[in-house]
Formats: sequence, C1' cells, structure tokens
RNA sequence: AUGGAUGUCAGGAGAGAGCCCCACCCGGGGCCGCCGAAGGCGCAGAGGCUCACCCCUCGAACGCUCAGGCAAAAGGACUGGCAGCCGU
Repeated sequence: AUGGAUGUCAGGAGAGAGCCCCACCCGGGGCCGCCGAAGGCGCAGAGGCUCACCCCUCGAACGCUCAGGCAAAAGGACUGGCAGCCGU
C1' cells in the first nucleotide's frame, strides 16, 4: 500500500401515539391496518463445469414479509472518521 472481518464515534429511512383487555408504571395479550434498511427466504444476475441441459458456488437496496418494526427510546441496511487484529 492492499484485502477481510471487529470495536468505537457521527449520520441514518419507512409504516396506526389504532381498538379491546390486563397492569401503579415500563410493559404484556388479542384483533384489524400497514412498513422494509437487523436477520431469514426466493430468483434476477454473475462465475465454474458442459456441445448444451443439468449441477455447483456467489447472490442485490429486487421480491416475500417468517422474524422484526409502525410516538419517544432501543434497533437499523448503508456511509464517513478513528483504532487495533489477521492475511498478501
């Protein structure tokens, strides 16, 4: 210098402060309506093999909404700064 993951700081969207019940509060349960940017799943695509298909690997911010979320808080893909770790 470069690749990978980690820690930390900052920024960080979307969607009902919905109704009913329990509860001193935080909150919990049920019902309906919603959101996509933890995670998960799917194929679009890419690579490998093959004459080709099949098969294997990777796999999105696209789709699904299982999970999660829908005042604040927390979380949050992703972006930037800093720090050390591993490899070349």